The prediction has a mean pLDDT of 81. This is a predicted structure of a 73-nucleotide RNA (transfer RNA) from a Tissierellaceae bacterium. The RNAcentral record of the sequence draws on ENA. The organism belongs to Tissierellaceae, within Bacteria. Its Rfam family is "tRNA". Rfam classes the family as a transfer RNA.
RNA sequence: AGGCUUAUAGCUUAAUUGGGUAAAGCACCACACUGAUAAAGUGGAGAUGUAGGUUCGAGUCCUACUAAGCCUU
Numbered sequence: 001a002g003g004c005u006u007a008u009a010g011c012u013u014a015a016u017u018g019g020g021u022a023a024a025g026c027a028c029c030a031c032a033c034u035g036a037u038a039a040a041g042u043g044g045a046g047a048u049g050u051a052g053g054u055u056c057g058a059g060u061c062c063u064a065c066u067a068a069g070c071c072u073u
Base pairs, nucleotide, nucleotide: 001072002071003070004069005068006067007066010026011025012024013023020056028044029043030042031041049065050064051063052062053061
């Protein structure tokens, strides 16, 4: 200098090759249970790396950038 891969909730992963309501487990909060705590139970909050573009509609497609990893020279 050039190229490839990855980035989604506090953490670990989904979201179908082909654009159509972003889901699950653990963790957190509340409720209920208990003499009390824990576990099991019910409910709830919480996320698409950043900035643009295409589209009626983008986690998904396009461009640039950022970060991490890898390859070539």